[in-house]
RNA sequence: AGGUCCGUAGCUCAAUGGCGGAGCAUCAAGCUUAUAUCUUGAGGGUUGAAGGUUCGAGUCCUUCCGGACCUA
Numbered sequence: 001a002g003g004u005c006c007g008u009a010g011c012u013c014a015a016u017g018g019c020g021g022a023g024c025a026u027c028a029a030g031c032u033u034a035u036a037u038c039u040u041g042a043g044g045g046u047u048g049a050a051g052g053u054u055c056g057a058g059u060c061c062u063u064c065c066g067g068a069c070c071u072a
Base pairs, nucleotide, nucleotide: 001071002070003069004068005067006066007065010024011023012022013021018055026042027041028040029039030038048064049063050062051061052060
């Protein structure tokens, strides 16, 4: 320099162009003499950034940023 892939909650990951969710973690309540386990609930997201297409974009297109790998 060229190419491929990835970027979504604190972490690991989902989500066919049509309501952004799960597990773990955190917090609260229940349970317990207490802790742990278990049960229930809550909080936590400008979906890496900026544009474009569309009635509608996490998803499609362009550019940029970051990361991994391959080739030279």
A computed fold for a 72-nucleotide RNA from a Patescibacteria group bacterium, annotated as transfer RNA. Its mean pLDDT, the model's own confidence on a scale to 100, is 82. It matches the Rfam family "tRNA". From the family's description: Transfer RNA (tRNA) molecules are approximately 80 nucleotides in length.